Small-subunit ribosomal RNA, central domain from an uncultured prokaryote, 348 nucleotides, folded computationally.
Rfam family: Bacterial small subunit ribosomal RNA.
The full RNA is in RNAcentral, with records from ENA.
Context: one part of a larger RNA
RNA sequence: CUGGGCGUAAAGCGCACGUAGGCUGACUGGUCAGUUGGGGGUGAAAUCCCGGGGCUCAACCUCGGAACUGCCUUCAAUACUGCCAGUCUUGAGUCCGAGAGAGGUGAGUGGAAUUCCUAGUGUAGAGGUGAAAUUCGUAGAUAUUAGGAAGAACACCAGUGGCGAAGGCGGCUCACUGGCUCGGUACUGACGCUGAGGUGCGAAAGCGUGGGGAGCAAACAGGAUUAGAUACCCUGGUAGUCCACGCCGUAAACGAUGAGUGCUAGCCGUCGGGUAGCUUGCUAUUCGGUGGCGCAGCUAACGCAUUAAGCACUCCGCCUGGGGAGUACGGCCGCAAGGUUAAAACUC
Numbered sequence: 001c002u003g004g005g006c007g008u009a010a011a012g013c014g015c016a017c018g019u020a021g022g023c024u025g026a027c028u029g030g031u032c033a034g035u036u037g038g039g040g041g042u043g044a045a046a047u048c049c050c051g052g053g054g055c056u057c058a059a060c061c062u063c064g065g066a067a068c069u070g071c072c073u074u075c076a077a078u079a080c081u082g083c084c085a086g087u088c089u090u091g092a093g094u095c096c097g098a099g100a101g102a103g104g105u106g107a108g109u110g111g112a113a114u115u116c117c118u119a120g121u122g123u124a125g126a127g128g129u130g131a132a133a134u135u136c137g138u139a140g141a142u143a144u145u146a147g148g149a150a151g152a153a154c155a156c157c158a159g160u161g162g163c164g165a166a167g168g169c170g171g172c173u174c175a176c177u178g179g180c181u182c183g184g185u186a187c188u189g190a191c192g193c194u195g196a197g198g199u200g201c202g203a204a205a206g207c208g209u210g211g212g213g214a215g216c217a218a219a220c221a222g223g224a225u226u227a228g229a230u231a232c233c234c235u236g237g238u239a240g241u242c243c244a245c246g247c248c249g250u251a252a253a254c255g256a257u258g259a260g261u262g263c264u265a266g267c268c269g270u271c272g273g274g275u276a277g278c279u280u281g282c283u284a285u286u287c288g289g290u291g292g293c294g295c296a297g298c299u300a301a302c303g304c305a306u307u308a309a310g311c312a313c314u315c316c317g318c319c320u321g322g323g324g325a326g327u328a329c330g331g332c333c334g335c336a337a338g339g340u341u342a343a344a345a346c347u348c
Base pairs, nucleotide, nucleotide: 004319005318006317007302008301012316014201015200016199017198021194022193023192025088026087027086028085029084030083031082033081034080035077036076037075038074039073040072041071042070049065050064051063052062053061054060091191092188093187094186095184096183097182098181099180103177104176105175106174107173108172109171110154114150115149116148117147118146119145120144121143125136126135162169163168206247207246208245209244210243211242215241216240220236221235222234223233258315259314260313261312262311263310266293267292268291269290270289271288272287273286274285275284276283277282278281297304298303321348322347323346330341331340332339333338
């Protein structure tokens, strides 16, 4: 190794692109490298195993056989794999015609709300809470009307709706731009799948430089509460939240479920296309998404169930008792914070 697993028990890399490698559709012919069968050579002795024999037995010694699972060579077979040549279209892609979408980037623009400023009206409270107080207010607040400024976010529509590889994406308009679906079946002819390393993307917080700063709000201050209250509640409030550029590279980055392909009952919703029928807004059907339920099957159970956790194949990643520890040391990366790779002693 034969012979385990990874939704929740330990275990799917956050996601993609892709190098090497692994695997790879149908048909025909060739070759005979792998493969299979036969022959030959070799595979020292000892050891191991089997059968005898000798030391009183045994260990030990000794004889014979088998074995030495291997390598080399030769003859043959040709199904499968490989290689070579050719053909094909169902995998993959291109083309043509339609379609949906918060997919991305940049620029512009709109209204509601909030805060602030100015002016008017107006007078003693306002605010806040379980109740209060800190706080604001006769230097005129709160409320209300008009005007102005600023920043940030886009109510309703809105939906187990849509788009995106993931992170994620939501007012409106324009420009540029990526992907997807359906229909046609014109073209290429296996051009495919996965992917160690590698490269890129990657919420929030955080960091650097320069802007911006309305609201919110770590830290901080005060008021309460309380035995205390470094909290929960309240009044304030700075980083930050926003923009540009550059870092960081982590999350319960979750469907806690890697990617791809094929096969395996159905029923009901919903989104985007197509086809047919007619009574023109329904019915039937089909393709692609997204949900609910449910059979077989699977599962320790929960549950999953054509969007599988079913039945199979290919490739990658990962797990191996708890703690020590995702730590120490070393390496690599980072401005730092830290990230990544990753033990042992000891202990139960």